RNA sequence: AGAGUUUGAUCCUGGCUCAGGACGAACGCUGGCGGCGUGCCUAAAACAUGCAAGUCGAACGGAACUGAUUGAGUGGUAACACUCAUGAAAGUUUAGUGGCGAACGGGUGCGUAACACGUGAGGAACCUGCCCCAAAGACCGGGACAACAUCGGGAAACCGUUGCUAAUACCGGAUAAGCUUAUUAAAUCGCAUGAUUUUAUAAGUAAACGUUUUUUCGCUUUGGGAGGGACUCGCGGCCUAUCAGCUUGUUGGUGAGGUAAUGGCUCACCAAGGCUUUGACGGGUAGCUGGUCUGAGAGGACGAUCAGCCACACUGGGACUGAGACACGGCCCAGACUCCUACGGGAGGCAGCAGUUGGGAAUCUUGCGCAAUGGGCGAAAGCCUGACGCAGCAACGCCGCGUGGAGGAAGAAGGCCUUCGGGUUGUAAACUCCUUUCAGCAGGAAAGAUUAUGACGGUACCUGCAGAAGAAGCCCCGGCCAACUACGUGCCAGCAGCCGCGGUAAUACGUAGGGGGCAAGCGUUGUCCGGAUUUAUUGGGCGUAAAGAGCUCGUAGGCGGCUUGACAAGUCGGAUGUGAAAACUCCAGGCUCAACUUGGAGACGCCAUUCGAUACUGUUAUGGCUUGAGUCCGGUAGGGGACCACGGAAUUCCUGGUGUAGCGGUGAAAUGCACAGAUAUCAGGAGGAACACCAAUGGCGAAGGCAGUGGUCUGGGCCGGUACUGACGCUGAGGAGCGAAAGCGUGGGGAGCGAACAGGAUUAGAUACCCUGGUAGUCCACGCCGUAAACGGUGGGCACUAGGCGCGGGGUCUUAUCGACAGAAUCCGUGCCGUAGCUAACGCAUUAAGUGCCCCGCCUGGGGAGUACGGCCGCAAGGCUAAAACUCAAAGGAAUUGACGGGGACCCGCACAAGCGGCGGAGCAUGUGGCUUAAUUCGAUGCAACGCGAAGAACCUUACCUGGGUUUGACAUGUAGGGUAAAGCACAGAGAUGUGCCGAUCUACGGAUCCUACACAGGUGGUGCAUGGCUGUCGUCAGCUCGUGUCGUGAGAUGUUGGGUUAAGUCCCGCAACGAGCGCAACCCUUAUCCUAUGUUGCCAGCGGGUAAUGCCGGGGACUCGUAGGAGACUGCCGGGGAUAACUCGGAGGAAGGUGGGGAUGAGGUCAAGUCAUCAUGCCCCUUACAUCCAGGGCUGCACACAUGCUACAAUGGCCGGUACAGAGGGUCGCCAAUCCGCGAGGAGGAGCUAAUCCCACAAAGCCGGUCUCAGUUCGGAUCGAAGUCUGCAACUCGACUUCGUGAAGCCGGAGUCGCUAGUAAUCCCAGAUCAGCAUUGCUGGGGUGAAUACGUUCCCGGGUCUUGUACACACUGCCCGUCACACCACGAAAGUCGGCAACACCCGAAGCCAGUGGCCUAACCCGCAAGGGAGGGAGCUGUCGAAGGUGGGGUCGGUAAUUGGGGUGAAGUCGUAACAAGGUAGCCGUACCGGAAGGUGCGGCUG
Repeated sequence: AGAGUUUGAUCCUGGCUCAGGACGAACGCUGGCGGCGUGCCUAAAACAUGCAAGUCGAACGGAACUGAUUGAGUGGUAACACUCAUGAAAGUUUAGUGGCGAACGGGUGCGUAACACGUGAGGAACCUGCCCCAAAGACCGGGACAACAUCGGGAAACCGUUGCUAAUACCGGAUAAGCUUAUUAAAUCGCAUGAUUUUAUAAGUAAACGUUUUUUCGCUUUGGGAGGGACUCGCGGCCUAUCAGCUUGUUGGUGAGGUAAUGGCUCACCAAGGCUUUGACGGGUAGCUGGUCUGAGAGGACGAUCAGCCACACUGGGACUGAGACACGGCCCAGACUCCUACGGGAGGCAGCAGUUGGGAAUCUUGCGCAAUGGGCGAAAGCCUGACGCAGCAACGCCGCGUGGAGGAAGAAGGCCUUCGGGUUGUAAACUCCUUUCAGCAGGAAAGAUUAUGACGGUACCUGCAGAAGAAGCCCCGGCCAACUACGUGCCAGCAGCCGCGGUAAUACGUAGGGGGCAAGCGUUGUCCGGAUUUAUUGGGCGUAAAGAGCUCGUAGGCGGCUUGACAAGUCGGAUGUGAAAACUCCAGGCUCAACUUGGAGACGCCAUUCGAUACUGUUAUGGCUUGAGUCCGGUAGGGGACCACGGAAUUCCUGGUGUAGCGGUGAAAUGCACAGAUAUCAGGAGGAACACCAAUGGCGAAGGCAGUGGUCUGGGCCGGUACUGACGCUGAGGAGCGAAAGCGUGGGGAGCGAACAGGAUUAGAUACCCUGGUAGUCCACGCCGUAAACGGUGGGCACUAGGCGCGGGGUCUUAUCGACAGAAUCCGUGCCGUAGCUAACGCAUUAAGUGCCCCGCCUGGGGAGUACGGCCGCAAGGCUAAAACUCAAAGGAAUUGACGGGGACCCGCACAAGCGGCGGAGCAUGUGGCUUAAUUCGAUGCAACGCGAAGAACCUUACCUGGGUUUGACAUGUAGGGUAAAGCACAGAGAUGUGCCGAUCUACGGAUCCUACACAGGUGGUGCAUGGCUGUCGUCAGCUCGUGUCGUGAGAUGUUGGGUUAAGUCCCGCAACGAGCGCAACCCUUAUCCUAUGUUGCCAGCGGGUAAUGCCGGGGACUCGUAGGAGACUGCCGGGGAUAACUCGGAGGAAGGUGGGGAUGAGGUCAAGUCAUCAUGCCCCUUACAUCCAGGGCUGCACACAUGCUACAAUGGCCGGUACAGAGGGUCGCCAAUCCGCGAGGAGGAGCUAAUCCCACAAAGCCGGUCUCAGUUCGGAUCGAAGUCUGCAACUCGACUUCGUGAAGCCGGAGUCGCUAGUAAUCCCAGAUCAGCAUUGCUGGGGUGAAUACGUUCCCGGGUCUUGUACACACUGCCCGUCACACCACGAAAGUCGGCAACACCCGAAGCCAGUGGCCUAACCCGCAAGGGAGGGAGCUGUCGAAGGUGGGGUCGGUAAUUGGGGUGAAGUCGUAACAAGGUAGCCGUACCGGAAGGUGCGGCUG
C1' cells in the first nucleotide's frame, strides 16, 4: 500500500466481498512447563450454610472464676495435711450502662439526558467528629435509669409490675478571656446587597473525671489550619421533527416560614410572565470521566479489570440518631415473596467473600493468613478486618522456555506418484557420538522484617543424580492468497468470505501422499475500528451515472464596495494558574530476558486570569466617498398583460335555384350518405371556433406562455445624458404569489375536432393501428386542482480568461456638409464554429460544463417505493412530506468491436430477368424415412444426409439374427517345460470339429512348426462433446492480419476509409501514415499456332518395286503424329474518353486480345459441422465373452412418403436395309483375331499380343433409300409365362444375359422447383475402375453433332464495402413486459382481543415530619413545713402533606387475528408480444377514460 466482482472487451460511476488489528469472549480439534494478569457481558432473578464491624474494665456499677492475707476447726508429738470462713488499691473474663466506630472499607449499574459527570470559575450565602496550631478555663451541687433482685404474661420473639444502685450517662447554679443577639459610634474597603476591624452598653451561654510511680490521655469555650462535604454559574459530550409548540409554583416581585446555607425550597398576596427551529415539550436509548481499541491523522466505536465522581441496596414511602445518613449487613409503614408457629403472633433481605438453584453460547474455591499494606477501637498489650496479602481452578489473554544437538546414502524398508526409466517422503529414519534446559528424584536454602511476628513455603533460587529419556498439534493448498498430485464421486454427495466449483479425466466435494502457514496452540463464530475519499472539516459530488426545487417575490439567517479615526470581541504573541494518580511516549533502573514493575522527563491540544500587537473580520463616530444599487431626464423595439369593439377566408348547418346517379372512403373494401334528389355548383342566411401569407436560425415575458385589426388601461427591458440618494447590496430555511394540458364545481356556449361508446374492416384473435359516426371535453365567466421529458434534463449573483462568422435593439464616429449605402469601434440580447482549460467519455467553451468568491436546494448501490403508516392540503381525482421488513451482486453512464434491423447508400453472382432443357404426373432402377422382423448391422439428417461411406451384400464380404462349438484363444511377442510334429487318409457331423490310423518333418544347425502353463491377446463395444489426421461448408467470396509510427486514459482506431478503376484489398490518385505477410494474380498441367531436333511399332508428298486390295516392301523426313526443347500475348502499337493516372472503348496486326479456354491450387476463420466403422489414439467397459470359429438366415423384407436417376408418352419419330467419321482407355489367372456351329446369349477353336505393332473394337447420332400416317399405334416397354446361355462349390430366398410369347401405366405432367451464358446447354455413342459373375440407368473419363438468350438490376436468394440505430454479445432461433395458475417468504389493512408505559380526575389514606390541642400522665428547676401548685415535657386526639391501593375516561407503544391487499423469490406452466432496429402504429412524461394482460386512445408537452 491494495485486491476480487457488472462487459465480448474498455473507461467511469457505484455497491458487495477479502487481506490488518482488537476482545472480560464462546464453540470445534489438540494440549509439556513457568511468570504476570483476567474471569456472570444474560435474571438489579431467588437464595440453604459459614464468615464479612467491632472495640474500650485506663468511663461505670455488678457478676463469675482464681485466690495473697487473716481467722476458725479436725488429725498429728511436731513439721505439716485437710476442711470452713475472710477476700487484698491483686489477677482473669464480660451480659448491661456509657464512649468512639458502625455514613469508611467492599458490591452493583437499576434509575438518571440531569449541574449527574468533565472542565473552569463563584460566595459579601455555608457546615465540618477525629487530627494540628493558638488563647482561655475546668468551681459548687442534684435527681434518676439499666444491669441485679422480686412477681407475672407469652409457643416463640419478647414484654410488663415493684424495689436497689454507679458513671466520662442526665440535670441545676457560679465564672465569661471570648462567643451569640440587640442597640451605639468610628475607620478602611467593595459594582451593589454590604464586608472587615475597633469602641461602649444590655441580655444569653462551658466543663468530667479517670489512670499512673511520674508523665500522659481525655473534658469545655473561642480563633485559625488541614482534609471532607453542601450550594450557584459559564462551557462540553446520544438518536428522533412521521414529537412544534410547552408551562400555573409556572416566570418575577413583596412579606413570612424553613435550612448549615442562597433560592418558589414552602406559603400568602400582587403582576403576567418564562422557554422554543441556535430544536423547547415529548419519545427512545444510556451511569459520566481518566481512559481502551482502531486510524497516517482528523475521526469512529467502546466505557470489563485499575482510578475519580454519581446513583442504588427485595419494591415504594418516611423520618430518627449523629459532625456526617434519609443509612447494603439500623428503625417505622405499605406491597410482593420466603420461613417459623401452640394460629394468638413472629422472623427475613448475598448488587459483601465463598457457595447453591435458575437463566444462558458462557465466567472460578463454601481455601490459608492477618506475616505485609491499610482501616476501626484502645494509653497500651491487643482485638476485629472475605479490605488486603497469598494459594486453588480455567491455554481466557500477554510474555518466556522446551519437545534435543552433531554426524549419517545401500539415498534402506514402507507409503504415494510414474512417461515404468524413475521421482518423492529424505539426512528424514535406522545407526554412531554428544548434551540435559524444562519436567522427575535427592540435598541445601532466601529476601519480603530497623526489635518480635512469614499465610505464601521447605516456595523462588543453588547443587547433585539418571536417561533422548516424559512433552505437537491445528488450519489451509481454484483466484484474491503462500502451498499439487492420485483415487473415489458424477449438478449426486457435498463445498463456499466474494467470484464461483460438482452433469465420468474435479489442483474447488471426500480420502491419501506431498506441500504451505502458524505453533501449545490452531481454526470457526460474534462484535468494533480500518481498508471505505462509501457522509468527503482534512477529503466527494449534482448536463447524460443517484442528485438543481416548475418559476418568482421575500422573512430570519449567512455573506458583503472605497476610505479615515477610535475600541480590541474574534485573531496573534508572552506570562501565571489549572489540566489527580495510573495509562501513553522517551530516557534510565529491578525481576536471568520479556511480559510485568519502579524512578525521572515529556505530553495532556481545553479552560480561567493577566500583559501586549492591531494587518484582516467585527463594533463604533445616526464619519466621509461614488464605481455596486436605486431615482430623475430624453429616446426606443416588442405575439409582455387585462378589457372592449370590429374584420375577412374556410368548415358545417338551413333555405332556394341548376343538375343526375352516384358520393364518400381505403393497401383493398365495407359500414355511412343518396332518386323522399346526395356529391358537384350558384345565391342568400345562421352559428361557433381559429386567425393563411408576413414568419425567421426572429421578438417579448420570471417561468408557464404569448400571433387577424383598432381602441382604453398597464408591467418590464434596452440605449443615451450623468442631475440626485449615498452601500440603500447578493442569496434566501420557513412563508407568499404565479403556474401547460388533463381533471373537478356552478352557469352559459357548442361550428370543427374528438377520450368513452357504436358500427365496418384487418386478424388466429384485434377490447388496437385504418374507415364511418359520435358523448364528455375542447370555447366563455367565476371558483378549485398544483402536476409534466414544467428540459438548456445545466439554481441565483459578482468578477476574470483567445478569437471568427451571423441575426435583433440603441446611440456614436469616418468619407469637407446633408441623405442613402458602406466601413469602424461600442452597450444590450440571441445563435453557429472554435483556442486554452475542464470532462469517464460524449461534449462545454465570454450565454462555460473554464478560473474564483457568496448564498440556497439536492444525492449516497439496485429492487421493495415515491409505496405503507402518521401528519398537512384538496369537493373529488389526488398532491406534499416519507420509511421498514425482505431480496439481489449487481443496477447504471459514455465510448469500442462485432452481430442484427420489416434502417440507408454502392457493388457482385445463372440471384432475378431473357432463353433452352428438365424435375414435380407414369413405369422401373437406386438411396432414405417409416412400418415390419429373430435380424432387417452401423454411420450420414436444411442448404452442406438421401445413385452418400458402398470403385459393385447369392456364400465370403458381414459388423446383424438363430443354432452349434472353443477359451492363452482366429492373430502378436516373451519365458519355462514337453515331445506319438504338422500334414495326409478313413469315419461321424450341416459344418466348425471330433475320433481313429499312419507318422520323427524342415533347417542358412541359431532355430521353426506342434502341445502345456504363465504374462497377455482380442473387441466394427462407448465417448467425434476428451483427441490427432482427413473432409464438407460459407467460397475461388476478396478478404484476413502484422511491424514501426501516429491518435485515444482505454477497449481500440489509423493503415484497410475517401475519389476513380478492376474478376480481384487489381491498380492509380489523395491521405498520419510508411512498409510487410497470408490470400488475388503469376509461376504448374492441359488445350489452340508456329519453329527446331528426332523418326519406331507412327506417317507416305516425291522416287522405285509389288498386290484383287491394304506403307505391303525398298526407301524417305516433306506432311500428320509421337517425344523433347523453344517462340508467341505484354494493353506492346494507333485513336477517343479519363486528373496528363490507373483504366476503359474502338481499331490494326495476329493462330490466339485484354486473367485466350479448361484444370490443379481453397487465406484467417465459422458451424463443439462429419468421421472412434479407413487409420491412429486418451479414458471407460467386456474377458468360458461385448472375444473367436462354423452352418443357415438377414442387410434384397412392403399399406406408404420423399430424394436422385433411367425409359417414355412419339413423325425433328419408330422399324428395316445400305453407308461414313472419333478420341481416350484396358489387356497374360488377361484381351482374344481368322474360321466353324447356334435365330441369339453363346459354344468350339486357337493365330497374335507383356501392346503407337495384336486384341477388346462394328462407334452412335449422322447420311442414302424404304415403310408406318396420328392410333394407346409398327409409340411405350413394365409385368408375367415358357425355353435357354454364362459365371460360380452353389443363382430358392437373391445374379446378369438370350430367344419366343405377353404388352401395364403413360398422349408432355398442379402448387411449386432445378440446371445452364459457348464448343456451353441439349443430344449421341465409347472406355475404365470395382469385379468369379452382376451397372441399359450410378460414378469417373473420352470424343461426335451442336443451339437460343442476356433490355437491365426494381424485386427474390446469397455475398462484399461504407454508414446509421440498438436495452443484442449463446449475438434476432437475440432480448424482454404484464395478467393468470402453483409454492414459499416478509410486510400493510382489519371486526376484535391481550398486554406494557407515562400522565389526568376523583376516592381511600399507612408510617412519619410539621402544626394545633393536650381534661390523662409527669424524678431533677421554682414556690411551699407539708399537701399541693407552677414552669417545662409527654401519651392521646385533630389537621395539612403523604406511598401503596381503588374507580373512570382518554393517550401512547407492542403482541395476536377470520379475512383481505399489493410486493419479493421460485423448474423448460398458461395467454398474448408492450419495449429494444423506423421493434414492424417512433418512444417517453403528466392527466383522463377504457380494456383478460402487457396496454390502447384523447389533450398538452419532450427528443433521451